The prediction has a mean pLDDT of 83.
This is a predicted structure of an 85-nucleotide RNA (transfer RNA) from Candidatus Woesebacteria bacterium RBG_16_41_13.
Rfam family: tRNA. It is annotated as a transfer RNA.
RNAcentral holds the sequence, with entries from ENA.
């Protein structure tokens, strides 16, 4: 060049046949325990706006398309890994 495979919170990492995006695990907040830590347990924890747990809005690498609906489908581009040359 040309195949093929991948990019999803602050990491890792799922999401079936297109049908509530962020399960779960780390990590971080608060609690419990303990003189006190460490471990372990219990709750929370996607971003930005907000005093807020209320409300709004956004959001699967980036910009189009299909579809009532797109992390999935198609289509450029940009990046990453393996073949091939």
């Nucleotide at each position: 060049g040309c195949c093929g495979g991948g990019g999803u919170g602050g990491c890792g990492g799922a999401a079936u046949c297109g049908g509530u995006a962020u399960a779960c695990g780390c990590g971080c907040a608060g609690g419990a325990c303990u003189u006190a830590a460490a471990a372990u347990c219990c709750u929370g924890u996607g971003g930005u706006c907000g005093a807020a747990u209320a409300g709004a809005c956004c959001u699967u690498a980036u910009g189009g398309g299909u579809u009532c609906g797109a992390g999935u489908c198609c289509c450029a581009u940009c990046c990453c890994c393996g073949g091939c040359a």